[in-house]
Context: one part of a larger RNA
RNA sequence: GAUUGAACGCUGGCGGCAUGCUUAACACAUGCAAGUCGAACGGCAGCGCGGGGAGCUUGCUCCCUGGCGGCGAGUGGCGGACGGGUGAGUAACGCGUGGGAAUCUACCCAACGGUGGGGGACAACUCGGGGAAACCCGGGCUAAUACCGCAUACGUCCUACGGGAGAAAGGGGGCCUCUGCUUGCAUGCUCUCGCCGAUGGAUGAGCCCGCGUCCGAUUAGCUUGUUGGUAGGGUAAUGGCCUACCAAGGCGACGAUCGGUAGCUGGUCUGAGAGGACGAUCAGCCACACUGGGACUGAGAAACGGCCCAGACUCCUGCGGGAGGCAGCAGUGGGGAAUAUUGGACAAUGGGCGAAAGCCUGAUCCAGCAAUGCCGCGUGUGUGAAGAAGGCCCUCGUUGGUUGUAAAGCACUUUCAGUGGGGAAGAACAGCCGGGUGCCAAUACCAUCCGGCCUUGACGUUACCUACAGAAGAAGCACCGGCUAACUCUGUGCCAGCAGCCGCGGUAAUACAGAGGGUGCGAGCGUUAAUC
Repeated sequence: GAUUGAACGCUGGCGGCAUGCUUAACACAUGCAAGUCGAACGGCAGCGCGGGGAGCUUGCUCCCUGGCGGCGAGUGGCGGACGGGUGAGUAACGCGUGGGAAUCUACCCAACGGUGGGGGACAACUCGGGGAAACCCGGGCUAAUACCGCAUACGUCCUACGGGAGAAAGGGGGCCUCUGCUUGCAUGCUCUCGCCGAUGGAUGAGCCCGCGUCCGAUUAGCUUGUUGGUAGGGUAAUGGCCUACCAAGGCGACGAUCGGUAGCUGGUCUGAGAGGACGAUCAGCCACACUGGGACUGAGAAACGGCCCAGACUCCUGCGGGAGGCAGCAGUGGGGAAUAUUGGACAAUGGGCGAAAGCCUGAUCCAGCAAUGCCGCGUGUGUGAAGAAGGCCCUCGUUGGUUGUAAAGCACUUUCAGUGGGGAAGAACAGCCGGGUGCCAAUACCAUCCGGCCUUGACGUUACCUACAGAAGAAGCACCGGCUAACUCUGUGCCAGCAGCCGCGGUAAUACAGAGGGUGCGAGCGUUAAUC
């Protein structure tokens, strides 16, 4: 000099954009943060509509009724493995980079083949029982895209090459051309969403290897599933991953082992560079979710807001037994020099579910707080000498110097803030109507394109524009001995004090304290800490 997720002191007008627990991976009150689908299913607790009945106060109350809109709880499906947080652990194939073969991949895309016919349950519900509660037990009824057989098998898998094994689920819209009963409806036709088998892709993931990846030798030897082989088990898959047997190997001064420290990277800071230091925000990867262990489900987890066991802690209890996990967003206590609101909205972007409407979304977008940082703007402009008053200084002058064109005065302007008015863009969708095309028997339906109409904004009293008034509301901080830009007076008297280094202060201190003046930066300025 540059820099910082900074803090402290003094001061503080506005805006834009960023950033904001670096410490206790300490403990957490409260609310919210993952649901959704009735177009899979049986149903009907609540709400609304319709129908019926009763009472009357004649427009209200009560009862019945799944008939309709819908829908609590339940069965079932998909999603809760993403998104969000943290950096404890980890010196490791963890990360970075470049390769590899022995693998899996829900939803999505492309193309192929199928979707026939049956069965028995279990919730909900109802009845009974236990418990303070959490909840649990028993009897009975029932549906499905839940569950289980049978049939079939293009491909698939196994095979001793003879053969053997193994699937499926239906839902919704429209129609009467074909078929069946013949108004019309369907087991019919058609469209669509699904389902099953198998192939390829895309995406994601698991595994292996070369090289790179901090300090210590006041750590020199380490290792028995250890190193390799054979056979088997296990896994989606290779492999001592595991087991049995056999051999005695494997690593190490090119630093093994041990100890300490640490998430890694893109990058960030500095520097002419080489390098050094760091790894906040943002992005990629990894690890973790009260501590330790474990599996279940699933395409995917050894699962932050799932389960089980143990432990510590907290809470409830009728003392028998139960409940919990903010390193999600806010917020609280604590620690600390120190770090924010128990805010708004799903309008946009994105995600989950759904055919869709839509619902959910503390992701996200916004707002709030903080000069924490960067950037921009303002606090007036011109003129104005009686060089005013006052202050300070002096050789003390009744024209001495300086503050100082500074003020006053005169003329002008109005950024920003203030008050009033106007006012974009972020909105694309979706929906409805009309038309075209495809599908089809079809001018239904459905899909898609075009045009029109209508509607959707948290921010938001938005940005921006404009009118009005008036210089009006807006300057400080540090320093002035040398380094280092800037000097005098008074007070003090080795005292009080200053100090980054040299050093100042013991009676004329440009070094302490105050004042006048000056210098530097400026909504900041200094100090401390830290890095180059």

The part of an RNA shown here (small-subunit ribosomal RNA, 5' domain) has 532 nucleotides and comes from an Immundisolibacterales bacterium. NCBI's taxonomy places the organism under Bacteria, Pseudomonadati, Pseudomonadota, Gammaproteobacteria, Immundisolibacterales. It matches the Rfam family "Bacterial small subunit ribosomal RNA". It was read from a public genome assembly. The prediction has a mean pLDDT of 87.